[in-house]
A computed fold for a 381-nucleotide RNA from a Gammaproteobacteria bacterium, annotated as Bacterial RNase P class A.
It is recorded under the gene name rnpB.
It matches the Rfam family "Bacterial RNase P class A". Rfam classes the family as a ribozyme.
Of the family's consensus pairs, 94% are formed in the model.
The coordinates come from a structure-prediction model, not an experiment, and the mean pLDDT is 77.
RNA sequence: GGGGUUGGCCGGGCAGUCGCCGUCUUGUUGUUGUGCCUUCGGGUAGACAAACAGGAGGGAGGAAAGUCCGGGCUCCACAGGGCAGGGUGCCAGGUAACGCCUGGGAGGCGUAAGCCUACGACCAGUGCAACAGAGAGCAAACCGCCGAUGGCCCGCAAGGGAUCAGGUAAGGGUGAAAGGGUGCGGUAAGAGCGCACCGCGCGACUGGCAACAGUUCGUGGCACGGUAAACUCCACCCGGAGCAAGACCAAAUAGGCUUCCAUGUCGCGGCCCGCGUCGGAAGCGGGUAGGUUGCUUGAGCCUGCGAGCGAUUUCAGGCCUAGAGGAAUGGCUGCCACCGCGCAAGCGGAACAGAACCCGGCUUACAGGCCAACCCCACUA
Numbered sequence: 001g002g003g004g005u006u007g008g009c010c011g012g013g014c015a016g017u018c019g020c021c022g023u024c025u026u027g028u029u030g031u032u033g034u035g036c037c038u039u040c041g042g043g044u045a046g047a048c049a050a051a052c053a054g055g056a057g058g059g060a061g062g063a064a065a066g067u068c069c070g071g072g073c074u075c076c077a078c079a080g081g082g083c084a085g086g087g088u089g090c091c092a093g094g095u096a097a098c099g100c101c102u103g104g105g106a107g108g109c110g111u112a113a114g115c116c117u118a119c120g121a122c123c124a125g126u127g128c129a130a131c132a133g134a135g136a137g138c139a140a141a142c143c144g145c146c147g148a149u150g151g152c153c154c155g156c157a158a159g160g161g162a163u164c165a166g167g168u169a170a171g172g173g174u175g176a177a178a179g180g181g182u183g184c185g186g187u188a189a190g191a192g193c194g195c196a197c198c199g200c201g202c203g204a205c206u207g208g209c210a211a212c213a214g215u216u217c218g219u220g221g222c223a224c225g226g227u228a229a230a231c232u233c234c235a236c237c238c239g240g241a242g243c244a245a246g247a248c249c250a251a252a253u254a255g256g257c258u259u260c261c262a263u264g265u266c267g268c269g270g271c272c273c274g275c276g277u278c279g280g281a282a283g284c285g286g287g288u289a290g291g292u293u294g295c296u297u298g299a300g301c302c303u304g305c306g307a308g309c310g311a312u313u314u315c316a317g318g319c320c321u322a323g324a325g326g327a328a329u330g331g332c333u334g335c336c337a338c339c340g341c342g343c344a345a346g347c348g349g350a351a352c353a354g355a356a357c358c359c360g361g362c363u364u365a366c367a368g369g370c371c372a373a374c375c376c377c378a379c380u381a
Base pairs, nucleotide, nucleotide: 001377002376003375004374005373006372007371008370009369010368012336013335014334015333016332017331018330020059021058023056024055025054026053027052028051029050030048031047034045035044036043037042061352065363066362068361069360070359071358072357073242074241075240076239085238086237087236088235089234090104091103092102093101094100105119106117107116108115109114120233121232125231126230127227128226142172143171144168145167146166149165150164152161153160154159180198181197182196183195184194185193199222200220201219202218203217204216205214206213207212246293247292248291249290256284257283258282259281260280261279264278266276267275268274300319301318302317303316304315306313307312338349339348340347341346
């Protein structure tokens, strides 16, 4: 100097001006209700459900997004245990919890820094494997090799020949996969058939909390094939619905209940009583409209010290930072900074995207920029 990996951070700044949405506050006007005074005309104090004019202070994000996980909170349900159903799945730790994070193990990729992985069990049972191939599950003989043995042919015989039975998984071919690899011996040809080395299984020992590991020891000629985001088995976890949760206040109209009025209307065949129905008034209670609350002080943020490899966490100090209607949180101008074009003056551009009960994660989108650590290559000293 070039290329790369990982982690963290920012995501325009300042000023002016015009607006938008809450909160607090000042003044003026207004007013029904309240207290006090009253000569009954009002006066005054405080209040606000009003209007207007000012003032102060606050007002989106790293993802506010997708609503995919986990929790808080709320209501409903619930003795305990089991079944069913759903989820998670190497080990340890962190956490309120998690399918998240950290550290470690194993396997794979990369020269490396580093990255990726649902990574329990198919010697409990059941299932599946297209096409190709002779054969795909307690293996298989298509080509090839052999044909020692028995049979056949030739030969007097020794022996020779073809390969009918048969043997053979070394070699070829098919396939994602064909029942360890290399070599020597062995054989008719072959074969863990025997041996050496490598690999594998099982057991022990050692190290590690564990997953797991090993220039260790012993043992077995050694397949037990693949597949569980196939049924299944094993271990662990899980009640349901959501702020339109829930709580409080509470019109008009209709309906309900109670009491009273009238003793009127209609029905129970005429009359009386009684019962029911219709009518009027008052009261009560439930729900609706509407209003208030839940609502933002929280597993909160910042700084410092300590514990820990780390995720995280103890302690101390400081801070309050949107809470609405679903709708607000912006526009313009100037200067500076950034990017592109241009010799210059200048011109143009600036992403993804908008809180709604609140947090912790994950995932996805994102112009441009900053910082730190590490790796590889080339060159110089």